[in-house]
Context: one part of a larger RNA
RNA sequence: GGCGCAUGGGGGAUGUCUUGGCAUUAGGAGGCUUUGAAGGGCGCGGAAGGCUGCGAAAAGCCUGGGGUAACCGUCAAACAGGUGAUGAUCCCGGGAUUCCCGAACUGGCUGUAACUGAAUACAUAGGUUGCAGUGGCCAACGCGGAGAACUGAAACAUCUAAGUAUCCGUAGGAAUAGAAAGAAAAAUCGAUUUCCUGAGUAGCGGCGAGCGAAAGGGAAAUAGCCCAAACCGUGGUGGUUUCCACUGCGGGGUUGUAGGGCCCUCCACCGGAGUUAUCAAACAAUUGGCUAGCAGAACGACUUGGAAAGGUCGUCCACAGAGGGUGACAGACCCGUACGCGAAAGUUAAUUGUCUCUGGAGGGUACCCUGAGUAGGUCGAGGCACGUGAAACCUCGACUGAAUCUACGGGGACCAUCCCGUAAGGCUAAAUACUCCCUAAUGACCGAUAGUAAACAAGUAGAGCGAUCGAAAGAUGAGAAGAACCCCUGUUAGGGGAGGAAUGUGAACCUGAAACCAUGUGCCU
Numbered sequence: 001g002g003c004g005c006a007u008g009g010g011g012g013a014u015g016u017c018u019u020g021g022c023a024u025u026a027g028g029a030g031g032c033u034u035u036g037a038a039g040g041g042c043g044c045g046g047a048a049g050g051c052u053g054c055g056a057a058a059a060g061c062c063u064g065g066g067g068u069a070a071c072c073g074u075c076a077a078a079c080a081g082g083u084g085a086u087g088a089u090c091c092c093g094g095g096a097u098u099c100c101c102g103a104a105c106u107g108g109c110u111g112u113a114a115c116u117g118a119a120u121a122c123a124u125a126g127g128u129u130g131c132a133g134u135g136g137c138c139a140a141c142g143c144g145g146a147g148a149a150c151u152g153a154a155a156c157a158u159c160u161a162a163g164u165a166u167c168c169g170u171a172g173g174a175a176u177a178g179a180a181a182g183a184a185a186a187a188u189c190g191a192u193u194u195c196c197u198g199a200g201u202a203g204c205g206g207c208g209a210g211c212g213a214a215a216g217g218g219a220a221a222u223a224g225c226c227c228a229a230a231c232c233g234u235g236g237u238g239g240u241u242u243c244c245a246c247u248g249c250g251g252g253g254u255u256g257u258a259g260g261g262c263c264c265u266c267c268a269c270c271g272g273a274g275u276u277a278u279c280a281a282a283c284a285a286u287u288g289g290c291u292a293g294c295a296g297a298a299c300g301a302c303u304u305g306g307a308a309a310g311g312u313c314g315u316c317c318a319c320a321g322a323g324g325g326u327g328a329c330a331g332a333c334c335c336g337u338a339c340g341c342g343a344a345a346g347u348u349a350a351u352u353g354u355c356u357c358u359g360g361a362g363g364g365u366a367c368c369c370u371g372a373g374u375a376g377g378u379c380g381a382g383g384c385a386c387g388u389g390a391a392a393c394c395u396c397g398a399c400u401g402a403a404u405c406u407a408c409g410g411g412g413a414c415c416a417u418c419c420c421g422u423a424a425g426g427c428u429a430a431a432u433a434c435u436c437c438c439u440a441a442u443g444a445c446c447g448a449u450a451g452u453a454a455a456c457a458a459g460u461a462g463a464g465c466g467a468u469c470g471a472a473a474g475a476u477g478a479g480a481a482g483a484a485c486c487c488c489u490g491u492u493a494g495g496g497g498a499g500g501a502a503u504g505u506g507a508a509c510c511u512g513a514a515a516c517c518a519u520g521u522g523c524c525u
Stems, first nucleotide, its partner, number of pairs: 001524009015510001016475002020446002022443007029435002031137002039101003042055003046079001049075003061095006070083003108134009141172001142170005152159001156206001182189002193220005203211002224427003227371001231251009256405001258370004262364006271358004282354010293341002299314005315332002317321001323335003376400008386412001407422005462469002482509001485497004
């Protein structure tokens, strides 16, 4: 020096565990805010700091309810001082307080009313004040406006990626859409939305890459309505001999087999509906749910052990043998579980009542009405699965510009026939999308290099001028019983005894692999 064995050090893998995550299901909730939010700053304790809670009334105050013997949150033990059967602490409902910043407001904007009031006579602009609204935050989902590139096309330009990302505006618990100027081609259907299918079809496409319907069929869910106008009545303003124009309110009226007005005739004051639309304001009662809770069966002995829930023996309960805890594995020890019960107050839903709202039918006439700078056209764009194409349809910009029911639009150039519909006003639940959040439950999900970045003082420590980036870090033991006392020493380290303990669990603490290092010993050189 090598190899082997043994004993250690070192290191923190592995195993076991779980306070934390992840995903899903069902129900709820879907907003908060000028009565000052979200988010912060600074404070508040006998006591220094972090977290939690709270706000100068400051780990809290008042009050209604629940609940029972202890309590003064936690890291974090002790001390000091207090509270509590005259019911504290604690839990739930309601109320009070709630510093400073922050929309942050002694403000801006919008609407409205009044008062004022220039150049400039009346007036107007402007000003002032009151009232009402708005503003900011918020995870995703919605609608709208603006709108890439990488990429793919094996290059690249039309095309694609993609109307995606991103930015902006804005609303709701959902939003959008929605009661046919529809779809069709059968003398058919009958608002919208979503899903399955139709179908990777018909088509579009440097006919490349790719893009990609609809009808129909089957389901989910279903709900329909209101104005404008004609006409009638009643006000106002302006012009005006009469009359006309504009305008407010009430009635009337709302559709395509055309309907309505107008004229004639008949029926009824019943019935229907209802605050989620149609069309409108509520109130009360009852019942159920939610926001605290209550109650809840049944076991002992021996034995091993530090400890029994293990083993043995003998019992019991079960609408409860889900689960968790307890010194090892507990139906009968504890918390619970099944079944059952419970609200002064707040809140929510349903039902009922009060109440509220609302007429219908037939015939006649062809006089009136039925949404105009609209429909359509030309040029230029965009959207439609559809890239200009034979390109309809829809929507914009510019320029134009009808008809009025014997009417008008559509049926994918265009024309005819035929068929379908009635634009240029508006509202509309459900089925659908999502989950910052609450409750309950579940998992052939993870188990500390995993699972959230975060099981721990985690968006912390730290980095960066900043936008922003962003960790590591869990486990003594059943119980601190956390090692009194003695000794060594280079003296707050470390070690040896002792004691305690089941212990090779000693705080750098469960288990304690490997690398690496050492000591002893055997063999070889």